Notes: A computed fold for a 522-nucleotide part of an RNA from an uncultured soil bacterium, annotated as small-subunit ribosomal RNA, 5' domain. The RNAcentral record of the full RNA draws on Greengenes and SILVA. Rfam family: Bacterial small subunit ribosomal RNA. Rfam links the family to the GO terms ribosome and structural constituent of ribosome.
Context: one part of a larger RNA
RNA sequence: GAUUGAACGCUGGCGGCAUGCUUUACACAUGCAAGUCGAACGGUAACAGGCCGCAAGGUGCUGACGAGUGGCGAACGGGUGAGUAAUGCAUCGGAACGUGCCCAGUCGUGGGGGAUAACGCAGCGAAAGCUGCGCUAAUACCGCAUACGAUCUAUGGAUGAAAGCGGGGGACCGUAAGGCCUCGCGCGAUUGGAGCGGCCGAUGUCAGAUUAGGUAGUUGGUGGGGUAAAGGCUCACCAAGCCGACGAUCUGUAGCUGGUCUGAGAGGACGACCAGCCACACUGGGACUGAGACACGGCCCAGACUCCUACGGGAGGCAGCAGUGGGGAAUUUUGGACAAUGGGCGCAAGCCUGAUCCAGCAAUGCCGCGUGCAGGAAGAAGGCCUUCGGGUUGUAAACUGCUUUUGUACGGAACGAAAAGGCUCUGGUUAAUACCUGGGGCUCAUGACGGUACCGUAAGAAUAAGCACCGGCUAACUACGUGCCAGCAGCCGCGGUAAUACGUAGGGUGCGAGCGUUAAUC
Numbered sequence: 001g002a003u004u005g006a007a008c009g010c011u012g013g014c015g016g017c018a019u020g021c022u023u024u025a026c027a028c029a030u031g032c033a034a035g036u037c038g039a040a041c042g043g044u045a046a047c048a049g050g051c052c053g054c055a056a057g058g059u060g061c062u063g064a065c066g067a068g069u070g071g072c073g074a075a076c077g078g079g080u081g082a083g084u085a086a087u088g089c090a091u092c093g094g095a096a097c098g099u100g101c102c103c104a105g106u107c108g109u110g111g112g113g114g115a116u117a118a119c120g121c122a123g124c125g126a127a128a129g130c131u132g133c134g135c136u137a138a139u140a141c142c143g144c145a146u147a148c149g150a151u152c153u154a155u156g157g158a159u160g161a162a163a164g165c166g167g168g169g170g171a172c173c174g175u176a177a178g179g180c181c182u183c184g185c186g187c188g189a190u191u192g193g194a195g196c197g198g199c200c201g202a203u204g205u206c207a208g209a210u211u212a213g214g215u216a217g218u219u220g221g222u223g224g225g226g227u228a229a230a231g232g233c234u235c236a237c238c239a240a241g242c243c244g245a246c247g248a249u250c251u252g253u254a255g256c257u258g259g260u261c262u263g264a265g266a267g268g269a270c271g272a273c274c275a276g277c278c279a280c281a282c283u284g285g286g287a288c289u290g291a292g293a294c295a296c297g298g299c300c301c302a303g304a305c306u307c308c309u310a311c312g313g314g315a316g317g318c319a320g321c322a323g324u325g326g327g328g329a330a331u332u333u334u335g336g337a338c339a340a341u342g343g344g345c346g347c348a349a350g351c352c353u354g355a356u357c358c359a360g361c362a363a364u365g366c367c368g369c370g371u372g373c374a375g376g377a378a379g380a381a382g383g384c385c386u387u388c389g390g391g392u393u394g395u396a397a398a399c400u401g402c403u404u405u406u407g408u409a410c411g412g413a414a415c416g417a418a419a420a421g422g423c424u425c426u427g428g429u430u431a432a433u434a435c436c437u438g439g440g441g442c443u444c445a446u447g448a449c450g451g452u453a454c455c456g457u458a459a460g461a462a463u464a465a466g467c468a469c470c471g472g473c474u475a476a477c478u479a480c481g482u483g484c485c486a487g488c489a490g491c492c493g494c495g496g497u498a499a500u501a502c503g504u505a506g507g508g509u510g511c512g513a514g515c516g517u518u519a520a521u522c
Stems, first nucleotide, its partner, number of pairs: 001522004006518005013369006019362002021327001026325003030322003035072003040069002043065002047063003050059003079280003088205007097197003102193008110144001112142002119134006150159003164185006172179002206252003213243003218240008255277004259270004282303005305316004333359001335358003341355001342353004372402004382393004408458005416449001421443008466511005471492003477506005487494002
């Protein structure tokens, strides 16, 4: 000099954009943060409507829908950096793998069965919750049939699937429901793709030798097992290897990277915010479900802690967003909205979304603007100094003219919003001008921020300057007070009676909504 997720002292007008527990991975009150689908299912607790009824009321009939069965999601998104020096990360390669949703292709979707929640009845328990009996549905569950692919194979063969739901409809059948046709969404098998993930190798990746030897599943082989998959991954047997001064092992420290800061560069230091990867979710261990987890807001066991209890037994996990206590020099609101972007579910309408977008707080940082402009004396008053002549503050003020950024008041007022929807034309599909759907045109709705940005009008210099320093380094000097005292100080050093070095004042210098100090890095 540059820099910072800074803090402290003094001071403080506005706006834009960022950033904001670096310490106790300390403990957490409260609310919210993952739901959705009735176009899978039986149904009807609530609300609204219809129907029946004189009324009480009844009725799932309709819109819808609590609880339940079922599906998908909950493995994403969000947080933190404890652990980890290599099961990590970065770069470059590899072969023995998996893959829900998505895309493209091929082939199917036939015919049956038995249950079970909800519900009803009865009961146990303080609660959490649980038990028995009975009824019922499915895209829940299980056989049978079939098998283009697929798997196994001794090449003869063998094994193994599926589920329906909704819209529309001319002829035909049917008393009707419907069959039937067609479209859409699904379901099963399989091939390929995309993206994603698992695994392996090489190279690089902090310090210590006051750590020199380490290792028995250890190193390799054979054969079983296991996995989606290679492999001592695991087991039996066999061999005795394997790593190490090119630093093994041990100890300490640490998430890694893109990058950030600094520097002419080489390098040094760091890894907040943003992005990629990894690890963790009260502590330790374990598996279940699933395409995917050994799962932050799932389960089981053990432990510590907290809470409830009728003492028999139960409940919990903010390193999600806010917020509280504590620790600390120190770090924000228990805010608004799903309008946009994105995600989950759904045919859709839509619902959910503390992701996100916004607002609030903080000069924490960066950037921009302002606190007026012009004129105005051989120069007021006051202050300070003085050789008492004067000098300086100083065009500074007063005064005159002008302007109105910002602020104040009033008025107007956005972009971010076009998808979706409706009408219509046209193409696809189809028996069909239904339905569904691609494209064009017209039209209409939707904004948290926010009556915000922005624009206009009005009055009025009105609403707005401080901080540090002035001995040398280092830009800037005098007076008084003090008298090795009080004090200053980054280094040299000042102060013991004329101190440009302490304190105050006047003046000056530097930066300026900041300035200085401390800490830290180069």